Background: The RNA shown here (Bacterial RNase P class A) has 399 nucleotides and comes from Desulfovibrio sp. The RNAcentral record of the sequence draws on ENA. Its mean pLDDT, the model's own confidence on a scale to 100, is 77. The model forms 95% of the base pairs in the Rfam consensus. It is recorded under the gene name rnpB. The organism belongs to Desulfovibrio, within Bacteria. It matches the Rfam family "Bacterial RNase P class A". By type it is a ribozyme. Its family is annotated with tRNA processing, dimeric ribonuclease P complex and ribonuclease P activity in the Gene Ontology.

RNA sequence: AAAGCGGGCCGGAUCAUCGCUGCGCGCGGGGCCGCAAGGCGUCCGCGCGGGGAGGAAAGUCCGGGCUCCGCAGGGCACGGCGCCGGGUAACGCCCGGGUGGAGCGAUCCACGGCAAGUGCAACAGAAAGCAGACCGCCCCGCGAUGCGCGGGGUAAGGGUGAAAGGGUGGGGCAAGAGCCCACCGGCUGUCGCGGUAACGCGGCAGGCCGGGUAAACCCCGCCGGGAGCAAGACCGAAUAGGGAAGCGUUUGAGGCCGGCCCGGCCGAUGCUUCCGGGUAGGUCGCUUGAGGCCGCGGGCGACCGCGGUCCCAGAGGAAUGAUGAUCGUUCCGCGUUCCCCCGCCCCCAUGGGGGAAGAAUGCGGGAAACAGAACCCGGCUUACAGGCCCGCUUUCGCU
Numbered sequence: 001a002a003a004g005c006g007g008g009c010c011g012g013a014u015c016a017u018c019g020c021u022g023c024g025c026g027c028g029g030g031g032c033c034g035c036a037a038g039g040c041g042u043c044c045g046c047g048c049g050g051g052g053a054g055g056a057a058a059g060u061c062c063g064g065g066c067u068c069c070g071c072a073g074g075g076c077a078c079g080g081c082g083c084c085g086g087g088u089a090a091c092g093c094c095c096g097g098g099u100g101g102a103g104c105g106a107u108c109c110a111c112g113g114c115a116a117g118u119g120c121a122a123c124a125g126a127a128a129g130c131a132g133a134c135c136g137c138c139c140c141g142c143g144a145u146g147c148g149c150g151g152g153g154u155a156a157g158g159g160u161g162a163a164a165g166g167g168u169g170g171g172g173c174a175a176g177a178g179c180c181c182a183c184c185g186g187c188u189g190u191c192g193c194g195g196u197a198a199c200g201c202g203g204c205a206g207g208c209c210g211g212g213u214a215a216a217c218c219c220c221g222c223c224g225g226g227a228g229c230a231a232g233a234c235c236g237a238a239u240a241g242g243g244a245a246g247c248g249u250u251u252g253a254g255g256c257c258g259g260c261c262c263g264g265c266c267g268a269u270g271c272u273u274c275c276g277g278g279u280a281g282g283u284c285g286c287u288u289g290a291g292g293c294c295g296c297g298g299g300c301g302a303c304c305g306c307g308g309u310c311c312c313a314g315a316g317g318a319a320u321g322a323u324g325a326u327c328g329u330u331c332c333g334c335g336u337u338c339c340c341c342c343g344c345c346c347c348c349a350u351g352g353g354g355g356a357a358g359a360a361u362g363c364g365g366g367a368a369a370c371a372g373a374a375c376c377c378g379g380c381u382u383a384c385a386g387g388c389c390c391g392c393u394u395u396c397g398c399u
Stems, first nucleotide, its partner, number of pairs: 001395010012327007020052002023049008031040003054370001058381002061379005066228004078224005083097005098111005112219002117217002119213002134158002136154008166184006185209002187206008232284004242275006254266004291310008329367010344355005
């Protein structure tokens, strides 16, 4: 320098003008309480101060807090998870390790059991799950000999396939085959050593050699009560309905005729008062929390402990915005300057010249994503213009 691998971070800045939404303080006005002075976490307006989306606020896929309901204990069913150890409030997350696979490598991917039972599998092929005879090889019988027909044996060779049931060599056999033997590989049992463990290394014994699939049923182990802030708690009208008491039914409660009296009309499942439940609406839940930052200490690490410091949206049909200027990032066009070495193009030719590209700078123009909190956290996954930083690998060049 080129190509890559892993991890962390940012997600424009400053100012001006006009706005939006909470909080605090002050002022003015209204309302309520009070005889008054005055008071009020009440309403409206103004001013000042201060706060106001994210790394994913998203998908709602896991885990937890919180709330209500349920629950003696145990089991079944159902669901989830699954190498080992650790972290954590918990997890399907994270860290470290193990085994297998991919890659030259940094690194990445996978993870109980199909050697318990049951099931499933396209095409090709003779045959695909108690294997299997198409060709070939071998034996036997018949005909007519090396050919044909029939019967049988055979998985060494050919062919099909993703896969034909350990591999190589030898013995053996009619021909073959773990049929037997040696070595290698796997498995099972057992022992020793190392490791907390997964597991690794090694010894002995046994020919035990038994394809895939568990996001198929299933088996084993572990975990799990249900619903969710529209949880839930409190205050609580109007109207209708429920309960109680009182009054009243031509001896007339009450209502209407502008107010009052008389008078007139209506008038009985009626009128008045009180109580309780629910609805509309309002208040709380609501943001101080497994919290952020800094320092020290422990740990390979995830993370943990201690000390200091800070308060950082809490709205609710839902605010967090718009415009402009300057700067920063980046792209395009034009101009100017530079162009050591390497590499590219052209010209003269042991050398030199020119150009492109590149770098710096000036002017003009353009671009800037994904996406919007709604009870709160820890994760995962997905989306994302542009950019920064750290560690590592491979190859090439120079020293």